RNA sequence: UGAGAAAAAGCCAAACUUACCGCAAGGUAAGGACGGAAAGCCACGGAUCUCAUGGAGAUGGCCGGGUUGCCUUGC
Numbered sequence: 001u002g003a004g005a006a007a008a009a010g011c012c013a014a015a016c017u018u019a020c021c022g023c024a025a026g027g028u029a030a031g032g033a034c035g036g037a038a039a040g041c042c043a044c045g046g047a048u049c050u051c052a053u054g055g056a057g058a059u060g061g062c063c064g065g066g067u068u069g070c071c072u073u074g075c
Base pairs, nucleotide, nucleotide: 001074002073003072004071011036012035016031017030018029019028020027021026034061040067041066042065044064045063046062047059048058049057050056051055
């Protein structure tokens, strides 16, 4: 630096339920496990969603991009 998840050690956690926060989208915690090889982090571009007068916000497990990292293997 490229590829991969067969092995090994592990990691994250959809839907749903409960509690709390938020006008809402949604978020946090616990349970849970659909899945993931970055489903770690960052709202820079696009996209979608919410509230809305301007606008403000949400989604990184929507796509692209940036950046960091375990294991195996090629150079």

Record summary: The RNA shown here (c-di-GMP-I-GGC riboswitch aptamer) has 75 nucleotides and comes from a Desulfohalobiaceae bacterium. Its Rfam family is "c-di-GMP-I-GGC riboswitch aptamer". Gene Ontology term of the family: cyclic-di-GMP binding. It was read from a public genome assembly, where an Rfam model found it. The coordinates come from a structure-prediction model, not an experiment, and the mean pLDDT is 83.